Overview
The RNA shown here (Glycine riboswitch aptamer) has 99 nucleotides and comes from Zavarzinia marina. The source organism's lineage runs through Bacteria, Pseudomonadota, Alphaproteobacteria, Rhodospirillales and Zavarzinia. The prediction has a mean pLDDT of 79. Of the family's consensus pairs, 90% are formed in the model.

[in-house]
RNA sequence: AUAUUCCCAGUGGGAGAGAUCGGGGCGCCCUCGGGCAGCCCCGGCGCCGAAGGAGCAACCGCCCCGGAAACUCUCAGGCAGAAGGACCGCGGGGAAGAC
Numbered sequence: 001a002u003a004u005u006c007c008c009a010g011u012g013g014g015a016g017a018g019a020u021c022g023g024g025g026c027g028c029c030c031u032c033g034g035g036c037a038g039c040c041c042c043g044g045c046g047c048c049g050a051a052g053g054a055g056c057a058a059c060c061g062c063c064c065c066g067g068a069a070a071c072u073c074u075c076a077g078g079c080a081g082a083a084g085g086a087c088c089g090c091g092g093g094g095a096a097g098a099c
Stems, first nucleotide, its partner, number of pairs: 004096005010090004018045001020044007027036003046079003052075001053073003059067003
């Protein structure tokens, strides 16, 4: 110094599932009976798994014990759009670093 590994931000891609039901408030329209695309709060039923979290485990280790998934659960989160989003690509910065 390089292959490579890790971290950070940037950037591109990125799935699934009710634009559900009821109530209340704001706002708007109005024939003053009500209605509604929007925003917020509360409750109910039905669902999703790829923020996070938890559980088991193949496997691994320094083998007492510990680490460990895209599997499982659905606490949290989500179910028009937006936002978010595991993961992947690209270049940038930093750390480590063989042959």